RNAcentral holds the sequence, with entries from MGnify. The RNA shown here (c-di-GMP-I riboswitch aptamer) has 69 nucleotides and comes from a soil metagenome. Of the family's consensus pairs, 94% are formed in the model. Its Rfam family is "c-di-GMP-I riboswitch aptamer". From the family's description: GEMM was predicted in a large-scale screen for bacterial structured RNA regulatory elements. Genes associated with GEMM are involved in a diverse array of functions, including chemotaxis regulation, signal transduction, secretion and chitin. Model confidence (mean pLDDT): 90 of 100.
[in-house]
RNA sequence: AAAAGGCAAAGCCGCCGCGAGGCGGUGACGCAAAGCCGCGGGUCUCACAGAGACAGCCGGGUUGCCGAA
Repeated sequence: AAAAGGCAAAGCCGCCGCGAGGCGGUGACGCAAAGCCGCGGGUCUCACAGAGACAGCCGGGUUGCCGAA
């Protein structure tokens, strides 16, 4: 490169949460790890001594499909 597939943004609907946001359905903006892990940085929320959220913000760890290389 190719082949088989995979994941699924925003929006909308329902539910949970004070909230950021999460779960399910729908839907695809995109993704070679857009699988998983809050370890470091960062951003966001709150009932702010602190607690929580984002893994599709960056880094790191770890597992994985194909295979010309």